[in-house]
This is a predicted structure of a 72-nucleotide RNA (transfer RNA) from Leptolyngbya sp. PLA1. The sequence was found in a public genome assembly. Its Rfam family is "tRNA". Rfam classes the family as a transfer RNA. Its family is annotated with triplet codon-amino acid adaptor activity in the Gene Ontology. The organism belongs to Leptolyngbya, within Bacteria. The coordinates come from a structure-prediction model, not an experiment, and the mean pLDDT is 82.
RNA sequence: GCGGGCGUAGCUCAGUGGUAGAGCGCUACCUUGCCAAGGUAGAAGUCGAGGGUUCAAGUCCCUUCGCCCGCU
Numbered sequence: 001g002c003g004g005g006c007g008u009a010g011c012u013c014a015g016u017g018g019u020a021g022a023g024c025g026c027u028a029c030c031u032u033g034c035c036a037a038g039g040u041a042g043a044a045g046u047c048g049a050g051g052g053u054u055c056a057a058g059u060c061c062c063u064u065c066g067c068c069c070g071c072u
Stems, first nucleotide, its partner, number of pairs: 001071007010024004018055001026042005048064005
């Protein structure tokens, strides 16, 4: 230099154009003599960044940044 994959909640990951979600974790409460387990509720997101297409973009297109793999 060329090609490919990944980037979404604290962590691991879903989400193939129409309200951004799950598990674990976290906080409060219930339950228990205490802990653990269990239950209920809640908080936590610039969807890596910028632009474009569209009535509507995490999703499609372009550019770009980071990480990983391959080729030269």